[in-house]
Small-subunit ribosomal RNA from an uncultured bacterium, 1437 nucleotides, folded computationally. Its Rfam family is "Bacterial small subunit ribosomal RNA". Its family is annotated with structural constituent of ribosome and ribosome in the Gene Ontology. The coordinates come from a structure-prediction model, not an experiment, and the mean pLDDT is 80. RNAcentral holds the sequence, with entries from ENA and SILVA.
RNA sequence: AGAGUUUGAUCCUGGCUCAGGAUGAACGCUGGCGACGUGGAUAAGGCAUGCAAGUCGAGUGGGUUUAGACCCACGGCGAACGAGGUAGUGACACGUAGGAACGUACCCCCAUAGUCGAGCAUAACCAGUCGAAAGAUUGGAUAAUUCUCGAUAGUCUCUUCGGAGUAAAGAUUUAUCGCUAUGGGAACGGCCUGCGGGGUAUCAGCUUGUUGGUAGGGUAAUGGCCUACCAAGGCAAUGACGUCUAGGGGAGGUGAGAGCCUGGCCCCCACCGAUGGUACUGAGACACGGACCAUACACCUACGGGUGGCCGCAGUCGAGAAUCUUCCGCAAUGGGCGAAAGCCUGACGGAGCGACGUCGCGUGAUGGAUGAAGCACUUAGGUGCGUAAACAUCUUUUAUGAGGGAAGAAACUAUUUAAAUAGUGUGACGGUACCUCAUGAAUAAGGGGUUGCUAAACUCGUGCCAGCAGCAGCGGUAAUACGAGUACCCCAAGCGUUAUCCGGAAUUACUGGGCGUAAAGGGUGUGUAGGCGGUUAUGUUAGUCUUUUGUUAAAGCCUCGGGCUUAACUGAGAAAUGCAGAAGAAACGGCAUAACUAUGAGAGUGUGAGAGGUUUGUGGAACUCAUGGUGUAGGGGUGAAAUCCGUUGAUAUCAUGGGGAACGCCAAAAGCGAAGGCAGCAAACUGGCACAUAUCUGACGCUGAGACACGAAAGCGUGGGUAGCGAACGGGAUUAGAUACCCCGGUAGUCCACGCCCUAAACGAUGUUCUCUCGCUUUUCGGAGUAUCGACCCUCUGAGAGGCCAAGCUAACGCGUUAAGAGAACCGCCUGGGAAGUACGGCCGCAAGGCUAAAACUCAAAAGAAUAGACGGGGACUUGCACAAGCGGUGGAUCAUGUGGUUUAAUUCGAUACUAAACGAAGAACCUCACCAAGAUUUGAAACCCAAACGACGUAUUUAGGAAACUUUAUAUUUCUUCACAAGAGACGGUUGGGCAGGUGAUGCAUGGCUGUCGUCAGUUCGUGGUUUGAAUUGUUCCCUUAAGUGGGGUAACGAACGCAACCCUUAUCGUCUGUUAUACGUGUCAGGCGAGACUACCUAUCUUUGAUAGGAGGAAGCAAGGAUGACGCCAAGUCAGCAUGUCCCUUUGACAUCUUGGGCUACACACAUGAUACAAUGGUCACUACAACGGGUCGCGAUGGGGUAACCCUGAGCCAAUCCUAAUAAAGGUGGCCCCAGUUCGGAUUGAGGUCUGCAACUCGACCUCAUGAAGUUGGAAUCGCUAGUAAUCGCGGGUCAGCUAUACCGCGGUGAAUACGUUCUCAAGUCUUGUACUCACUGCCCGUCAAGCCAAGGGAGCCGGGAAUACCCAAAGUCUCACUUUUUGUGGGCCUAAGGUAAGUUCGGUAACAAGGGUUAAGUCGUAACAAGGUAACC
Repeated sequence: AGAGUUUGAUCCUGGCUCAGGAUGAACGCUGGCGACGUGGAUAAGGCAUGCAAGUCGAGUGGGUUUAGACCCACGGCGAACGAGGUAGUGACACGUAGGAACGUACCCCCAUAGUCGAGCAUAACCAGUCGAAAGAUUGGAUAAUUCUCGAUAGUCUCUUCGGAGUAAAGAUUUAUCGCUAUGGGAACGGCCUGCGGGGUAUCAGCUUGUUGGUAGGGUAAUGGCCUACCAAGGCAAUGACGUCUAGGGGAGGUGAGAGCCUGGCCCCCACCGAUGGUACUGAGACACGGACCAUACACCUACGGGUGGCCGCAGUCGAGAAUCUUCCGCAAUGGGCGAAAGCCUGACGGAGCGACGUCGCGUGAUGGAUGAAGCACUUAGGUGCGUAAACAUCUUUUAUGAGGGAAGAAACUAUUUAAAUAGUGUGACGGUACCUCAUGAAUAAGGGGUUGCUAAACUCGUGCCAGCAGCAGCGGUAAUACGAGUACCCCAAGCGUUAUCCGGAAUUACUGGGCGUAAAGGGUGUGUAGGCGGUUAUGUUAGUCUUUUGUUAAAGCCUCGGGCUUAACUGAGAAAUGCAGAAGAAACGGCAUAACUAUGAGAGUGUGAGAGGUUUGUGGAACUCAUGGUGUAGGGGUGAAAUCCGUUGAUAUCAUGGGGAACGCCAAAAGCGAAGGCAGCAAACUGGCACAUAUCUGACGCUGAGACACGAAAGCGUGGGUAGCGAACGGGAUUAGAUACCCCGGUAGUCCACGCCCUAAACGAUGUUCUCUCGCUUUUCGGAGUAUCGACCCUCUGAGAGGCCAAGCUAACGCGUUAAGAGAACCGCCUGGGAAGUACGGCCGCAAGGCUAAAACUCAAAAGAAUAGACGGGGACUUGCACAAGCGGUGGAUCAUGUGGUUUAAUUCGAUACUAAACGAAGAACCUCACCAAGAUUUGAAACCCAAACGACGUAUUUAGGAAACUUUAUAUUUCUUCACAAGAGACGGUUGGGCAGGUGAUGCAUGGCUGUCGUCAGUUCGUGGUUUGAAUUGUUCCCUUAAGUGGGGUAACGAACGCAACCCUUAUCGUCUGUUAUACGUGUCAGGCGAGACUACCUAUCUUUGAUAGGAGGAAGCAAGGAUGACGCCAAGUCAGCAUGUCCCUUUGACAUCUUGGGCUACACACAUGAUACAAUGGUCACUACAACGGGUCGCGAUGGGGUAACCCUGAGCCAAUCCUAAUAAAGGUGGCCCCAGUUCGGAUUGAGGUCUGCAACUCGACCUCAUGAAGUUGGAAUCGCUAGUAAUCGCGGGUCAGCUAUACCGCGGUGAAUACGUUCUCAAGUCUUGUACUCACUGCCCGUCAAGCCAAGGGAGCCGGGAAUACCCAAAGUCUCACUUUUUGUGGGCCUAAGGUAAGUUCGGUAACAAGGGUUAAGUCGUAACAAGGUAACC
């Protein structure tokens, strides 16, 4: 110090989230020790039990006792402290700084004076009575430092200054302690005041003892503190009053600071003591462990009546996520009493429990590589855990055992005048801390994390499941994100999670933000309070500045360093801020006084422009209505129609009259107005503005919360008016529907008068005022100069209204003297999106509604500007057999082939919009083969390695079974090389065993390779430079041109790459070389090689040069034709079944492998696609006759001759091919004959019979031949396909695959050989530029609302229930005060006030609720299509 997250990417706005620190914490996992701290935050809920306030015999009386002593009571002091809690309290409660009208027991000290006389009682006790008890009561006796009276009074109180009134207590035995009065001190307390610190205005008015005065009462004391009388005040927008919440401060947390949050432990203050009220005693209380009363609760009871108050220390129940021992001791410190010893002290000192926190220590150290084993990973080589372990040496903090063993202690007592001396002797903690010794690595490590933020990754399992998650997000079969293992990272006796606070957040912005479009300028003005304010001078000083004094408790923070082994802990010192006092300064500001006007503001005078406003009058055009004339069948309306009007005469046209509303041309980016807004003409009344002048006033100014006024349209009320238009409504169309868009009608309204409403995208989405800051240009209204007869023109100068730009600003777009620039003053407003400008409340309104204005809940975004694409029922330009112009087809028939579907044991699989469907398949009878049925085999049908034994294996024959594969029997025969005497070694072969094989099984969404498509379309990019905050852009845009991003010109670009073109092949021309074949032997139109040629080159014309177009010459050819060649990319396009390949799956007894037989891939109601053949006469058929090219051939092509009607058969010359064969005569064509328009001499499907060939084998399921049979079909609906020249159309020929064939398919070859193109409006596709966009998975996009379903929160709601505060009245305890009576007492009765209670009407807050309405949310519900493109009716207010 920042980071993640909106987007395809970018910048910005803006929210959400994270990393840090903290806690009186809690929860999860884990847990060795010590020190110091800390621990009921919730129910101020209820409490069993014990203890927490007593003491004094040196004040007094009594009881008991052998005595020490103990007990009861009177009396004194204490019990108002200490300890606890935070309920209440927004207050003089607290903090701070001051003040005057007060009090004070104990203490000090002091100072002064005094302490005389007399008297009446009473408790304990004794004797009775009542009661269960608590206790009460009667009688009797008695003391005091108890009480009463008198005296005295320097002092004190009152005073009319004469005077009046007021005190005491003794004890003890020689010295004190006491007592009384008064004054003083210290310290404490009561009272008053300034200032300071919560939320809420959806709380705006509050107040009657209220504000003040006089008198009295009361108090320690001031005071409406209380009472009587008088006056009518007092407080409040600088927030009264109300309401909600809350003890305040020192301080604590965080933060750079300013701030923000908090108030537990410790200290100070306040308040409280079951709840409410009240007083008594006392120096002090309205009293936590005192009293009285009421209430609630609990307990005891003999039912008559009583008792109690842990918010003291422990402890218990309850509620809760959650918070300790019914411990030891008064040894220390402190407190009460006492002369003292001493007693009391749950204050305190200690121990215990809790990792709750902070700090410290430890769980060993050194060496140790065969880098052990094991585990994990692996590219199979290795790598990691890892010097880690083992092992060796060493140490002993801690632990255990043993021994020693503190400080904390000062006092007190005695003696002495005192200082001092002497004596006795006090420790809860604790046999603790600490020290020494011994034993032995011995007793001691976990938690969280590893996708990014954020340090740290691999393997397996799982398969949108299980789960994770702070945010973004991860998981749908290769998950570094889930679970596990291993490794690693962080912290460590802890580690994480949750909750809360600060920070980051400049995300409330004082320091330190904004408002044209992101949230945000009020619709506009006038103006009150307030804020701010021109020039000069003088005086003053509450603001401001300087110095100084007091205070700001201690602790804490900070600095220093003394003490605990260190640290935490602790000791000492300093600083800061605020407030108050004093002294000084006078620039600024304030106040006061006096002046000024160049310059603010206003007035005057003189001119001027204008749809500024109000009222009245008036004009023409158009429209409509009425009447009349002319006139006849239509009119009107639309995309097209219809409703509608019209023969009762429309529309059209002419004339006359009536009516209402709006004002053409002028007219403009023009003018005026504060805004809304304002338009024929004239008049009357009236507001504002500008210029010139410098006559007057003399700061009179600016802004402006509230307030007041105005405020389009629509709407409301009353009364008029109503031509046109026209919500609602009716009808006609459109449509799937059409409550719309279009059409025909049409009410309210629109108009007028008066009164309301008060909102708009009321917009320049830009508040008002003032000052400053380059220019160019247009326009409106003034003025001056020059000029002119005058106007115009030209120059300058003001006030408005526009356009373009410099600087500057801005996220960008843009703004730019009319600022969104640089400054000043004041006001309004904003703080994520939705819920919502909604609910509730209040104010306004006749209503409609307006103004003010939330929350729960929900999301991680929602926005702004710009960029690149894509898209548009946006635009411009261009191209293409895209359309058009033509030719021929498909779609109808039959058949062939493929596909879907159906069927089947199986009909194997894939491809399936263009880009599948005569596609993979350039050949399914077996094989192929992957499918089905059945039968078999298991190291396997084929491959490699190792080991063992063998010399085989095989071949021929043979037995049995079988459909075959295969299983089984027998016989015969049967290796090689080297060294070699043998043995041995090696090769080869099968067998057995082990490693392994095998898979057309899955995933083309894990892949390679290959391919399709856009598209042979002209595009796609890069380097450097320039522009931009950036994504990006420029280049590649523009003009001309081209088939072309082809070329040229221009140009912040200059170059380059992949594409285009060219290079390559074939064809057309020529030259040359060679010559197997051909040949007439010369050659060659043939074959092969090399080369030439064409480059729009030359001429003419047109257009602006380049260049293009048109024509011409020469030439074989004038853009020559065809092929190969396919940019960056797109479709998770196709293919794991061509091949290769990751992962998964199957397979050691019968498989998803392999072998075999048979079947299937050829099924058949049907649908689609691609073709063949036809429907005939431009034809069919018969006979004769002519002309090719590309190819293929030895397991082959096969001549010739013969046989057969033919398919074919027999024979087998020649040819490994320019030689021979295929091959024939190629067919269409030509010549001649027949057919004569018909289901035919068209057409050939289907079927029957007989044959041929291939092949182990033609049944399922081959082709061919002959004879016979002779179906549909007479040119094909909607729709749709190909083709621009040697093309379409038509005709035949060859080849591959192949035993044969389903070939009509595919790949090639040649023969004959057209028609048409005006042109780019439309359809489709593509390209370039531009425009809009809410799309980017990119329009097959995005997205809205109702309805239906589940869930959630909040509001309304007939009512029901509960709490708070207050009012009126009734009743009224205890008690103070007061009055009367009385047996003068602890009496009786009354009065005022009052707690609690009751009654009544409201008010406020909350809970609950039938029901109805809206909101939010939820992978795949319904209906439509509203918005985004001109979103198909521009959208919006």